A computed fold for a 263-nucleotide part of an RNA from Naumannella sp. ID2617S, annotated as large-subunit ribosomal RNA, domain VI. Taxonomically the source falls in Naumannella (Bacteria, Bacillati, Actinomycetes, Propionibacteriaceae). Rfam family: Bacterial large subunit ribosomal RNA. The full RNA is in RNAcentral, with records from ENA.
[in-house]
Context: one part of a larger RNA
RNA sequence: CGUAGGAGUCUUGAGAAGAGCUGUCCUUAGUACGAGAGGACCGGGACGGACUAACCUCUGGUGUGCCAGUUGUUCUGCCAAGAGCACGGCUGGUUGGCUACGUUGGGAAGUGAUAACCGCUGAAAGCAUCUAAGCGGGAAGCACGCUUCAAGAUGAGGGCUCCCACUCUUUGUGAGUUAAGGACCCCGGAAGACCACCGGGUGAUAGGUCGGAUGUGGAAGUGCGGCAACGCAUGGAGCUGACCGAUACUAAUAGUCCGAGGG
Numbered sequence: 001c002g003u004a005g006g007a008g009u010c011u012u013g014a015g016a017a018g019a020g021c022u023g024u025c026c027u028u029a030g031u032a033c034g035a036g037a038g039g040a041c042c043g044g045g046a047c048g049g050a051c052u053a054a055c056c057u058c059u060g061g062u063g064u065g066c067c068a069g070u071u072g073u074u075c076u077g078c079c080a081a082g083a084g085c086a087c088g089g090c091u092g093g094u095u096g097g098c099u100a101c102g103u104u105g106g107g108a109a110g111u112g113a114u115a116a117c118c119g120c121u122g123a124a125a126g127c128a129u130c131u132a133a134g135c136g137g138g139a140a141g142c143a144c145g146c147u148u149c150a151a152g153a154u155g156a157g158g159g160c161u162c163c164c165a166c167u168c169u170u171u172g173u174g175a176g177u178u179a180a181g182g183a184c185c186c187c188g189g190a191a192g193a194c195c196a197c198c199g200g201g202u203g204a205u206a207g208g209u210c211g212g213a214u215g216u217g218g219a220a221g222u223g224c225g226g227c228a229a230c231g232c233a234u235g236g237a238g239c240u241g242a243c244c245g246a247u248a249c250u251a252a253u254a255g256u257c258c259g260a261g262g263g
């Protein structure tokens, strides 16, 4: 921009893409078959490999503004307590998120038409013949079936709901103010390169605060014990990123623009 008014929402599916793998064992059955050695079809079940999708409950990884320990040094006047720097200084743990080494699922079943091939009936050609007329069976393949996209499918589809029929006019596929609705702008996001998408804009959208969870693992101060290093008590203490809630304290203020009048 189109989809012959303008919107919101729910859809149909032409078409396109993806998927499609396979092993071992048990059973049927030491049966059929075979002198024996050996050893099935068909059917049923279990467990795997590789591949693939989703996810983070578990097990791990990461976790540079979480917690603790600790070395050297500088600084906060000193003690104590801290901060900076040293690869995040080093070390031990670790929430959310992201992940695999983790977890769960998938390939199918089923239907139809067929290939090679196997047949039935059957003439031409009194026989024979699966074929000439006619009718069956038959593949991991084909069309469906499963998953995803999809009406720019210009052949532009469908349902439901909302908005109206204004003013000017040189009457044109014109101009203007608006409606439903949308956007700008702003606060954000399990969405994201940007854009888009989703949520919110006076309300729980984000931050803060409060409560909880989780993690760390026993804060500082004080008291007591010890010559001291240090230990014990107060006290599962203090602190705690992304998690779960509550709460308008802060910021989403104020506002602007677009948008039908139906060939």
Base pairs, nucleotide, nucleotide: 001152005163006162007161008160009159010158011157015149016148017147018146021049022048023047024046025045026044027043033038051106052105053104054103055102059100060099061098062097066093067092068091069090070089071086072085073084074083075082076081110144111143112142117137118136119135120134164262166176167175168174181258182257183256184255185201186200187199188198189197205251206250207249208247209246210245211244212243215239216238221234222233223232224231225230